[in-house]
């Protein structure tokens, strides 16, 4: 000096909180792939087939151990060199790899029964002999490799002898055991150096033993015979069952033996806040291996990578007789693979072997090369520069952006290029210094919906495609593809794979189990284990402190140093933590000793109970049998039927038989561990509680495995069988009904003996102990007294925001609170409590219990809605009551359908259908056919040309159906300007016009509807983690969220009401036309009504009933439509984005169509007649309209109408005598009639260029259906319905019976809210939220996928038994190197056995897949409440029986609680 640290996000929902999984952002790599690529430094590079390997190299050295040979120099002596051989040392190191190995290895700490060449120290020696042998020579065999025979020879090779201080053996006596020389020097010794021998010690290295730690599977639970120990012997350097013989029967194991799978171990490396988790490349240490298996030899050291022997597989050579080989050394090659380099240089450095040394050898090593494989550093220029250039892209067409970016100016020179010099270096090379030229030679990749930094255009149109998750794409895609722009990183950037993190998502640090996954059915019994109350003493194992030692180096951390910096290298330092040894402390734990009583147990007294077992007994009910009375029904249901009954049922009375269950008491009341337990009596037996404080003295708690008990159903055997009642049969219901309902009915239900062992076995809440406000009820018991209460103990139960806990619901001294101990269980949903295996069972089956695959959720609680064949309350012509209709006929109109060249288009439950259309013969017109036209029928701008007789206009003629085309005539020119010329105009061309073409699901605007329903919200406050709630709920009331009261709310807004208009009454003013006056009337202004007054009732308010007054008691009507819903309607009314057409989808013209017609629907008109029809006479309105108009009088015509022309721009004139129903009189007399008028014929009128398709009207003639309308359905509550006529808009005319208005006459009924429909409020359930037209289950059919079973088949590693038996070891024999035999022994062969794995016809389940089939099981009371266990049964969901649960709605009652 050093320690300083922890981030979240997306995704389940309409929204919320929680639980819970999935995914992402970070770091890392011996990596690979895609696109791209300037330089340097330092590292790093077969993770796969421990697959096979051509070629070269990787271990030799010593002539100062030895003899001989050859070559060179030399005259020679001799010197130097080379190769083979003997000999010594090395070759056991170094290098490579990780197959095997779960302990024989490794790490850490210890130990004793050992060896150690070379090296160091010490000590003692080094005397004297001998016999061989290689080389060499001769000969033989062989293709080769190689081998053999004979002969000669040397040594530091080999063998004796002598000596023996140490040494070894032995109790001792005693015995055993060694050596070698060479070089230099000297005249020669002495000498010096290197060797050699004996011994002791050290160092180094190695062998052995012990403890602790060291992966997964219990669906591996028992393993073991040299096994465990002993004795004796052998063997080894050494201990030891290491081996052998004998003896004993041991040894290991739930603290996981044995078996199976996987794996070299450590230092360390990656990540992480840490604890951990993952990994074991490079570097270091240890181990193991060297083609596979076995074996020994030599040696100090090996059972030996580049040694030997044998066997096997493979490969090579061969003359076929026989031989040779081992890259998991460095390069290289083949193969495999997504993938990993040069057949390089050098021993200069470091290190090693040999040597006295020089030196030789060294693919160890040092260097170079290749690869962006990684880390680090540098560069691709710097400063200025706005006309904000051009180009690109976008655009609202103004501009914006790329962008100071570029161009341009000034400057610099890293890297690179050229040149020179310097030092280092084996070389290549690279470094440093200096100089020169030159901005030159150098940027990519990914991304841009959110997470996550970064946005626009075009193309595409659920296609092509994207995607880590959620998810994008179906014509305006910031999500696909391209482009412009942007963001991030940068010589790299992305993707993929793997690891850690995030993940507190295995939780030691640091989680949970009422309802989310999770408490065993129970624990009376209890083993192992874990934990354990008080006091005192001792010990010191845990614990704490200190000291010593160790945990190699490298790495990590800190401080320095060296490369220009960094990476990299290097020096020094030290902690935490672990192991060992020693000393000390003694609070706690532990062990031990002693004691005590409060935990626990026992005792005494009293008491409690459907606790259990056995035996006996009882009454009611039920069924059956017999008998009596009695007669036609009974039974059953929503309604019925099957069924029983005249052979006498049901009913009723009597008698008898039988089996099962025990009403009332009876209660959130009792007992039991749980399951469970109920008539009474007796016997046997277990338990709890209170009081007393007598005894023992911690004897306790929990409890893996284990044992026992354990509803119902079910099974076995034997009984029994009344009722009920799976299955079965029949009857109903139904589309069907294998169900619900009904009639029968077998197992079963009951008993005895035995099995089974499961339930919603639930308080969905394990057991024990302590602590933490209360209030009420009830059972047992004790005490006190005032006899009604209070207090104590033990149970049961309800409420409660005391506190606290909880995601919330809720729990709350009987905890789900605060703590302690022990056990069990959970880790996303599905697959699945399934398969396989194992255990149990007679069986049914139970217990234990996976994986592949698949999804991004599954789930809990609560919120707001919506919904319910849930509940409560309320409203509405919603029902009911009444009136008139529609649905039947004919016709009109609209729609569908059909037809057609076209029958243009739109509107479709209510809320389309006399709707757009307030008026289709042409036009309209959008449709069809045909004919024309192309700057256009219409607008604006530009360019060029023309212009005093051209343009425009008018008229005539020709062709034509017209448009259009052609010809001619007449009229005819404006303004400015002297003129030229310009404006206006025409022609030609260019921009553009034009589109009823498409999208109402791109839009604006407008409209419909719920609904003129009473609702919809906000601010602040309060409550809640939150969504949200409160307010707005409750009581009374109202047409009304209207008003009042109460109230954690107080206020406010949009709606309601009111303000506005019309009408009704009054007043005032005015007065053209109303003849004057008054009035009516009209216009304008104002008033009146507010439940104001009285009485009564209800609780004050307020409301209701009645009354008075008044024209009128919310008087009537209209306009006005909250937040929102329906992707409601409309691009064809208009506007408008995008797309589409441009000699046509534009435009003009003629004709046709929109008017068709087997049919169906909707809305109307006219009727069916006497409350009528027809004729004649008579009376009373209002709103409106009129100059291209209304049209009077008069005349003509039967009439439609015509002629006519007065008046009127309208309170004046006209339509318009203004009406009709009505009243009076007459005819008709119940009929298809004088009802009804359809249809058709004939003749006329009007409008209009034109009435054929296709107008209206009039007259005459004709005279159809139709006699009041099935199921069903509409309107209307008062001036309403019904009925009667009148007017207007559109309009040349009209299809109008439509629409909008106007007045005349003018009713009936409403008990009431049970039901239908619609709506509102509150509440409840919900698996719905696209909101019940919702959601959703199962079979069947089809495709795909992965598993399971399966006759069999293929492969693998094992052990067992037997056969054969190499090298080698050992024993025996012998004629003794040889040979024969025995034992052990690798590989091989045979047999049976399990185990593991692959494939497998077929079978049964599972998962999954926009629109298949059958039903409707579940969610609401889901229409039979649901679910659990079990049994039977059915196409399927499912149904039924028995027992159980509430995780069931609704109503009533009871109990309890809260408040007053």
């Nucleotide at each position: 000096a050093a320690u300083u640290u922890g981030a979240g996000g997306a995704u389940u929902u309409g929204a919320u909180c929680c639980u819970g999984g999935u995914c992402c952002a970070g770091g890392a790599u011996g990596a690979a792939c895609g696109c791209u690529g300037g330089c340097g430094g330092c590292g790093u590079g077969c993770u796969u087939u421990a697959a096979g390997c051509a070629u070269g190299c990787a271990a030799g050295u010593a002539a100062a151990a030895c003899g001989g040979g050859c070559c060179u120099c030399g005259c020679a002596a001799g010197a130097g060199g080379c190769a083979a051989g003997u000999u010594g040392c090395g070759a056991a190191c170094g290098g490579c790899u990780g197959a095997g190995u779960a302990u024989a290895a490794g790490a850490u700490a210890g130990g004793a029964a050992u060896c150690u060449a070379c090296c160091c120290c010490u000590u003692g020696g080094c005397g004297g002999g001998g016999a061989a042998u290689a080389c060499c020579c001769c000969g033989u065999c062989g293709a080769a490799a190689g081998a053999c025979g004979g002969g000669c020879u040397a040594a530091u090779a080999c063998c004796g002898c002598a000596u023996a201080a140490g040494u070894c053996c032995g109790c001792a006596a005693g015995g055993a055991g060694a050596a070698a020389g060479c070089g230099c020097g000297u005249a020669a010794c002495u000498g010096c150096g290197c060797a050699c021998c004996g011994a002791g010690g050290g160092a180094u290295g190695a062998g052995c033993c012990u403890a602790u730690c060291u992966c997964c599977c219990a669906u591996c639970a028992g393993c073991u015979u040299g096994u465990u120990g002993g004795u004796a012997g052998g063997g080894u350097a050494a201990u030891g069952g290491c081996c052998u013989a004998c003896c004993a029967a041991g040894g290991c194991u739930a603290u996981g033996a044995c078996g199976g799978g996987u794996a070299g171990g450590g230092g360390a490396c990656g990540u992480g806040a840490g604890a951990g988790c993952g990994u074991g490349a490079c570097c270091c240490c240890c181990c193991a291996g060297a083609a596979u298996g076995g074996g020994a030899c030599u040696g100090a050291g090996a059972c030996a990578c580049g040694g030997c022997c044998c066997a096997u597989a493979c490969a090579c050579c061969u003359a076929c007789g026989g031989g040779u080989g081992g890259c998991a050394g460095c390069a290289a090659c083949u193969g495999g693979g997504a993938a990993u380099c040069g057949u390089g240089c050098g021993c200069a450095a470091u290190g090693g072997a040999c040597g006295a040394a020089a030196g030789u050898c060294u693919g160890a090593c040092g260097c170079c090369g290749c690869g962006a494989c990684g880390c680090c550093g540098c560069g691709u220029g710097a400063g200025g520069g706005a006309u904000g250039a051009a180009g690109g892209c976008c655009u609202u067409c103004g501009g914006g952006u790329u962008g100071u970016a570029a161009a341009c100016c000034u400057c610099u020179u890293u890297u690179g290029c050229c040149a020179a010099g310097c030092a280092c270096c084996a070389a290549u090379g690279a470094g440093c210094u200096u100089g020169g030229a030159g901005a030159a030679u150098c940027a990519g990749c990914a991304c841009c919906u959110g997470c996550u930094a970064a946005c626009u255009c075009u193309g595409u149109g659920c296609c092509a495609g994207c995607a880590g998750c959620c998810g994008c794409g179906g014509u305006a895609a910031u999500a696909c593809a391209g482009a412009g722009g942007g963001u991030g990183c940068a010589a790299g950037c992305g993707u993929u794979a793997u690891c850690c993190g995030g993940a507190u998502u295995u939780a030691c640090u640091g989680g949970g189990c009422g309802u989310a996954a999770a408490g065993c059915g129970u624990u009376u019994c209890g083993u192992a284990g874990g934990c354990g109350a008080c006091u005192a003493g001792g010990u010191a194992a845990g614990u704490u402190a200190c000291a010593c030692u160790u945990c190699a180096a490298a790495g990590a951390c800190c401080a320095g140093g060296g490369c220009u910096u960094a990476a990299c290298c290097u020096u020094g330092g030290g902690a935490a933590g672990g192991g060992g040894u020693g000393u000390a402390a003694u609070a706690c734990u532990a062990c031990u000793u002693a004691g005590a009583u409060u935990g626990a147990a026992a005792g005494u007294u009293c008491u409690c109970g459907g606790g259990g077992c056995u035996a006996c007994u009882g009454g009611a009910a039920c069924u059956c049998u017999c008998g009596g009375u009695g007669u036609a029904g009974g039974g059953g249901u929503g309604a019925a039927a099957u069924c029983c009954g005249u052979u006498g049922a049901u009913a009723u009375c009597g008698a008898g038989a039988g089996g099962a269950a025990c009403a009332c008491c009876a209660a959130g009341g009792g007992c039991g561990a749980a399951g469970g337990c109920a008539a009474g009596u007796a016997g046997c037996u277990a338990g709890g509680g209170a009081a007393u404080c007598u005894u023992u003295g911690a004897c306790g708690c929990u409890g893996a495995g284990g044992a026992a008990c354990g509803a119902c159903a079910g099974c076995u055997a034997g009984g029994g069988g009344a009722g009920c009642g799976a299955a079965a049969g029949g009857g109903a219901u139904u589309a069907g009904a294998g169900a619900c309902c009904c009639c029968u009915g077998u197992a079963g239900u009951c008993c005895u003996a035995g099995c089974c062992g499961u339930a919603a076995a639930c308080u969905u809440u394990g057991c024990u102990c302590g602590c933490u406000a209360g209030g009420g009820a009830u059972c047992c018991u004790c005490g006190a007294u005032u006899u009604a209460u209070c207090g104590g103990g033990g149970g049961u139960u309800c409420c409660g925001u005391a506190a606290g806990c909880u995601a919330a619901c809720g729990c709350g001294u009987u905890a789900a609170g605060c703590g302690a101990g022990c056990c069990g269980c959970c880790u996303g949903g599905g697959g699945a409590g399934u398969a396989c295996g194992a255990g149990c069972g007679c069986a049914a089956g139970c217990u234990u219990a996976a994986a592949a695959c698949u999804c991004a959720a599954a789930g809990g609680a609560a919120u707001u809605g919506a919904c319910g064949g849930g509940g409560a309350c309320c409203u509405g012509c919603a029902c009911a009551a009444c009136c008139a209709g529609u649905g039947g006929a004919g016709c009109a109109u609209g729609u569908g359908g059909u037809u057609u060249a076209a029958u243009u288009c739109g509107a479709g439950a209510c809320g389309a259908a006399c709707c757009g259309a307030a008026g289709g013969a042409c036009c309209u017109u959008a449709c069809c056919c045909g004919g024309g036209u192309u700057u256009g029928a219409c607008a604006u701008g530009c360019u060029a040309u023309c212009g005093u007789u051209u343009a425009a206009g008018u008229c005539u003629c020709c062709a034509g159906a017209a448009a259009c085309g052609g010809a001619g005539a007449c009229c005819g020119a404006u303004c400015c300007g002297u003129a030229a010329g310009g404006a206006u105009g025409a022609u030609a061309g260019c921009a553009c016009a034009g589109g009823u073409g498409u999208u109402g699901c791109a839009u604006g605007g407008c409209u419909g509807u719920c609904g003129u329903c009473a609702g919809c919200u906000c601010g602040u406050g309060c409550c809640g983690u939150g969504g949200g709630g409160u307010g707005u709920u409750c009581c009374c009331u109202u047409c009304a969220g209207u008003g009042g009261g109460g109230u954690a709310a107080c206020g406010a807004g949009c709606g309601c009401a009111a303000c506005c208009c019309c009408u009704u009454c009054c007043a005032u003013a005015u007065g053209u036309u109303g003849a004057a006056u008054a009035u009516u009337c009209a216009u304008a202004u104002g008033g009146u009504a507010c439940a104001g007054c009285c009485u009564c009732g209800c609780u004050u308010u307020g409301c209701g009933a009645g009354g008075a007054g008044g024209a009128a008691g919310u008087g009537g009507g209209g306009a006005c439509g909250a937040c929102g819903u329906c992707a409601a309607g409309u691009c064809a009314g208009c506007a408008u984005g995008g797309c589409c057409c441009u000699u046509a989808u534009g435009u003009c013209c003629g004709g046709g169509g929109c008017a068709a017609c087997a049919c169906a629907c909707a809305u109307g008109c006219u009727a069916c007649a006497a409350u009528g029809a027809a004729g004649c006479c008579g009376a009373c309105a209002a709103u409106g309209g009129g100059u291209u108009g209304c049209c009077a009088a008069g005349u003509g015509g039967u009439a439609a109408c015509a002629c006519g022309g007065a008046g009127c721009u309208a309170a004046u004139c006209c339509c318009a005598u203004c009406a009709a129903a009505c009243g009076g009189c007459u005819u008709c007399u119940c009929a298809g009639u004088a009802g009804g008028g359809a249809u058709u014929g004939a003749g006329g009128g009007c409008u209009g260029c034109a009435a054929c398709u296709c107008g209206c009207c009039c007259u005459c003639a004709u005279g159809a259906a139709c006699g009041c309308g099935g199921a069903a359905u509409u309107g209307g509550u008062a001036g309403u319905a019904a009925u009667c006529g009148c007017g207007a808009a559109u309009c040349a005319g009209c299809u109008a019976u439509g629409u909008c208005g106007c007045g005349g006459u003018g009713a009936a009924u409403a008990c009431g809210u049970u039901c239908u429909c619609a709506g509102g409020u509150c509440u409840u359930g919900u698996a719905c939220a696209c909101a019940c037209c919702g959601c959703c289950c199962g079979u069947c059919a089809a495709g795909u996928c992965a598993g399971c079973a399966a006759a069999g088949u293929u492969g693998g590693g094992g052990g067992c038994a037997c056969c054969c038996g190499a090298a080698u070891g050992u024993c025996c024999g012998a004629u003794g190197u040889u040979c024969g035999g025995g034992c052990a022994g690798a590989a091989g062969g045979u047999g049976a056995c399990a185990c593991c794995a692959g494939c497998g016809a077929u079978g049964a389940a599972g998962a999954u897949u926009a629109a298949g089939u059958c039903g409707u099981a579940a969610c609401a009371a889901g229409g039979u409440a649901u679910c659990c266990g079990u049994a039977c049964u059915g196409g399927a969901a499912g149904g039924u029986g028995c027992g159980g649960a509430u995780g069931g709605a609704u109503c009533a009652c009871c109990u309890c609680c809260u408040u007053u």